[in-house]
RNA sequence: GGAUCCGUAGCUUAGCCUGGUAGAGUGCUCCGCUGAUAACGGAGUGGUCUGGGGUUCAAAUCCCCGCGGAUCCA
Numbered sequence: 001g002g003a004u005c006c007g008u009a010g011c012u013u014a015g016c017c018u019g020g021u022a023g024a025g026u027g028c029u030c031c032g033c034u035g036a037u038a039a040c041g042g043a044g045u046g047g048u049c050u051g052g053g054g055u056u057c058a059a060a061u062c063c064c065c066g067c068g069g070a071u072c073c074a
Stems, first nucleotide, its partner, number of pairs: 001073007010026004020057001027045006050066005
């Protein structure tokens, strides 16, 4: 230098193909339970979806240009 893939909650990630209310697990906070702790149960807390632009009534999703990372080729 070229090719492919990835980037969503503190962490691990689904959703993207086929545009239409952003989800799950875990974590954290509070409460219950217990002599106490853990475990367990209940409630709460969570996101400018990597940045910008375009298309559209509507973009995490489609298109373009960047940024960061991984793998392969040279």
The RNA shown here (transfer RNA) has 74 nucleotides and comes from a Candidatus Woesearchaeota archaeon. Rfam family: tRNA. The family's RNA type in Rfam is transfer RNA. Its family is annotated with triplet codon-amino acid adaptor activity in the Gene Ontology. RNAcentral holds the sequence, with entries from ENA. The source organism's lineage runs through Archaea, Nanobdellati and Candidatus Woesearchaeota.